This is a predicted structure of a 687-nucleotide part of an RNA (large-subunit ribosomal RNA, domain II) from a Bacteroidales bacterium.
Context: one part of a larger RNA
């Protein structure tokens, strides 16, 4: 891991609701007793219980009672249905659907492991060092002191046994539930070790690590209380049919739990009350707007009460101002907690209509839900950040399959009863992959832009298109040819300043077709080149500014690495047209179920119509297993079982045939349950 077997809402009592049955203003016996054909049944037993009257705190009164001064008002009653048994639903008390703690308490068992202690034994190769003391010699006044021997001390030294365990390697389903190898520490001591004893669980023992107390220790082990408790996790077993949620609110030692309400379902009652549309009438202060209508905030200008500064004066008066500034006036603009105003929607009520095969409301039984999530719109918060967070409102996912979106819970289309090698469409598509247009008309783009993630400020004679003003056959614009002069080197300044360093100026005047007291380059200053301006040549449009469309740069991540791909100049973009493809949608054909019409009808049915996605959950109808009762039946001329085959039923399941097997089995109608397994890191066995 697989297979097989086992494996989880049970039982008793209590009240409650529904259904069925008995009796009914009544219903019913309990213990006990009697009879008997004795796990039983029948009879007796009316003690008790429920109901038949309520109300008040009570005395009490009573179809009324209480409150109250009340004959008022109000509260609870009266106008009748109960009770006993059975079955089922959920609840309560019990282990109460099953498995699961860590723990707590009690009584016992343990010191053959290990900790410490006591008693009594035993063990420690060899080598080294050489304390005290003693002796001899030297030395001293005598000691001290020095030297040499002797001696054999020591938690002394080196190092076996023995005890330990520093480092590394190996081992890690080991040879071993702590070992092996090498190195290493102690090795006469607080040493090692044998035997016999002692100390016990909130206790012991501890050179102290919460260590050790039998491979178990921040409280041992065994049994019991005990099925402790578990608002937690996991699991919870056959089929079909109908309906079908919630993830809001309030409260909670409450926040992943629970109670009440909301939303679901089933039964009963009610009988148009619901919903939608129209008309009419209302409440309201949002969006917007406004603020010479309040509150608050506010930009520029004019005026300038007043203040500051300065001048003047003996002082007052007065005058001035690169300052501030009330109020007023003109122009402009702002506010969730501003409003002189003020919608659309939504909400409430009434009437009318549509609907009425669908809804609404009330009572009762049974729930689940109370972690929600994404999207659009209106907001708060945040950074007008988040797949963020908090509200409102609608949709969807949740609990929704199908088609589109390459893929993809919630985006778009569309709500799957079953079947069909029928048909029409939606979104989206129609060159190939790929079903359907290489379809048609007009325009745009030249960037592979783009289709095919999103993209800004800013830049640019890209290109198409609309407008605006100006110039133009009296010749524009561009190019080319020629001119561009004189007073004068204007005056000043300056070393110089001559159109062109700088300053000044009625920057004048003259000749002209035209030519600045000069547009730029240039020189030390001149010179030189050039422009404005003019003529000629040429011969038709030229230029300024403002919009719109499509393109362009800005443009930056790791495979050549992507538009889903190939590829495409349309198979790209914009505007239009006609076809076609395309879904579990619509329609067609066949079939099934549910429900009302329907107390249709004499009865049963048929046909019609609508409905039939579904998690939690509610309701309904069935299948299977074992046993019992009753009736009936099968079986050695072959039961159950196993294997193979063929049928029936929407399905759980079931029937038949053949072989196997070798002794029991079954229909029908009722009854009773140890009554259905894929899961629980389920239990046991097998492989």
């Nucleotide at each position: 891991a697989c297979c097989u077997a086992c494996g989880a809402g049970u039982u008793g009592c209590c009240g409650u609701c529904a259904c069925c049955g008995g009796c009914g203003a009544g219903g019913u016996u309990a213990a006990g007793g009697g009879a008997u054909u004795c796990a039983g049944u029948c009879c007796c037993g009316c003690a008790g219980c429920c109901g038949c009257a309520g109300u008040g705190a009570a005395a009490g009164c009573g179809a009324g009672c209480c409150u109250g001064a009340a004959c008022a008002g109000g509260g609870c009653g009266u106008a009748u249905a109960g009770u006993c048994g059975g079955u089922g639903g959920a609840g309560g008390c019990a282990g109460a659907c099953g498995c699961g703690a860590a723990a707590c308490c009690a009584a016992g068992u343990g010191a053959u492991c290990u900790a410490c202690a006591c008693a009594u034994g035993u063990c420690c190769a060899g080598g080294g060092u050489g304390a005290a003391g003693u002796c001899c010699c030297g030395g001293u006044a005598a000691c001290a002191c020095g030297g040499g021997a002797u001696g054999g001390a020591g938690g002394c030294c080196c190092g076996c046994a023995c005890c330990g365990a520093u480092a590394a390697g190996c081992g890690u389903u080991g040879a071993a539930a702590a070992g092996c190898u090498u190195c290493c520490g102690g090795a006469u001591g607080a040493g090692g070790u044998g035997u016999g004893u002692g100390u016990a669980g909130g206790a012991g023992u501890g050179a102290a690590a919460g260590g050790c107390c039998a491979a178990u220790c921040a409280a041992a082990c065994u049994u019991g209380g005990a099925g402790a408790u578990a608002g937690c996790u996991c699991g919870u077993a056959c089929u079909c049919c109908c309906c079908g949620a919630a993830a809001g609110g309030c409260a909670u030692u409450u926040a992943g739990g629970u109670g009440c309400c909301g939303c679901g379902u089933c039964g009963g009652a009610u009988g148009a009350u619901c919903a939608c549309c129209g008309u009419g009438a209302g409440a309201g202060g949002u969006a917007g707007a406004g603020c010479g209508a309040c509150c608050g905030a506010u930009a520029g200008g004019a005026u300038g009460c007043g203040a500051g500064g300065g001048c003047u004066u003996c002082a007052c008066c007065g005058c001035c101002u690169a300052u501030c500034a009330a109020g007023u006036c003109c122009u402009g603009a702002c506010g969730a907690a501003c409003u002189c105003c003020g919608a659309a929607u939504g909400c409430u009520c009434a009437c009318g209509g549509u609907c009425c095969g669908c809804a609404g409301u009330c009572c009762g039984g049974c729930a689940g839900u109370a972690a929600g999530g994404g999207g659009g719109c209106g907001g708060g918060u945040g950074c007008u950040a988040a797949g963020g967070u908090c509200c409102g409102u609608c949709c969807c996912c949740g609990a929704g399959a199908g088609g589109a979106g390459a893929a993809g819970a919630a985006u778009c289309c569309a709500g799957a009863c079953c079947g069909c090698c029928g048909u029409c469409u939606a979104a989206g598509g129609u060159c190939c992959c790929g079903g359907a247009g290489u379809u048609c008309u007009g325009c745009c783009u030249g960037a592979g832009u783009u289709a095919g993630u999103c993209u800004a400020a800013c830049g640019a004679a890209g290109u198409g298109u609309g407008g605006u003003c100006c110039c133009a056959g009296u010749g524009a614009c561009a190019g080319c040819u020629a001119g561009g002069a004189u007073g004068u080197u204007g005056g000043c300044u300056u070393g110089g300043a001559a159109g062109c360093a700088g300053c000044c100026a009625u920057u004048c005047a003259u000749u002209c077709a035209a030519a600045g007291a000069g547009u730029g380059c240039g020189u030390a200053a001149c010179a030189g080149c050039u422009c404005a301006c003019u003529a000629g040549u040429c011969g038709a449009g030229g230029g300024u500014c403002c919009g719109c469309g499509c393109a362009u740069g800005g443009a930056u991540a790791a495979u050549a690495a992507u538009c889903g791909g190939g590829u495409a100049u349309a198979a790209g973009g914009c505007a239009g047209a006609c076809a076609c493809c395309g879904a579990a949608g619509g329609c067609g054909c066949g079939g099934g179920a549910u429900a009302g019409c329907a107390u249709u009808u004499g009865a049963g049915a048929a046909a019609g119509u609508a409905u039939c996605g579904g998690u939690a959950g509610g309701g309904g109808a069935g299948c299977a297993u074992u046993c019992c009762a009753u009736c009936g039946g099968c079986g050695c001329u072959g039961a159950a079982u196993g294997c193979g085959g063929a049928g029936a039923g929407c399905g759980a399941u079931u029937u038949c045939c053949g072989c196997u097997g070798g002794a029991g089995c079954c229909u029908a109608u009722g009854g009773a349950a140890a009554a259905g397994c894929a899961a629980a890191u389920g239990u046991a066995g097998g492989u």
The source organism's lineage runs through Bacteria, Pseudomonadati, Bacteroidota, Bacteroidia and Bacteroidales.